[in-house]
RNA sequence: GCUAGUGUGGCUCAGUCGGUAGAGCAAUUGAUUCGUAAUCAAUAGGUCGCGGGUUCGAUUCCCGCCACUAGCU
Numbered sequence: 001g002c003u004a005g006u007g008u009g010g011c012u013c014a015g016u017c018g019g020u021a022g023a024g025c026a027a028u029u030g031a032u033u034c035g036u037a038a039u040c041a042a043u044a045g046g047u048c049g050c051g052g053g054u055u056c057g058a059u060u061c062c063c064g065c066c067a068c069u070a071g072c073u
Base pairs, nucleotide, nucleotide: 001072002071003070004069005068006067007066010025011024012023013022019056027043028042029041030040031039049065050064051063052062053061
C1' cells in the first nucleotide's frame, strides 16, 4: 500500500433483509440474616465509533473518515 472483518450501557455480547435498543455480569437501593455471603425485588446507566447521503422514519441501506484485528504484498 491492497483486501476483508469488527466498533451497541462499566465489561462480555444479542438485535434487526428500516418503525421510537435488550440480556448476563458489575453498580445502587430495599427485603431477608445477630452480621456477612447467598437469594429475592426494584432503580440508574447507551447521541448504537465520527461526519454526510437516501427515506415520512436509519443501530440496520449507501459514501467518506477514525480506531482495532486478520490476511496479502
Predicted 3D model of a 73-nucleotide RNA (transfer RNA) from an uncultured Clostridia bacterium. Its mean pLDDT, the model's own confidence on a scale to 100, is 81. It was read from a public genome assembly. Its Rfam family is "tRNA". Its family is annotated with triplet codon-amino acid adaptor activity in the Gene Ontology.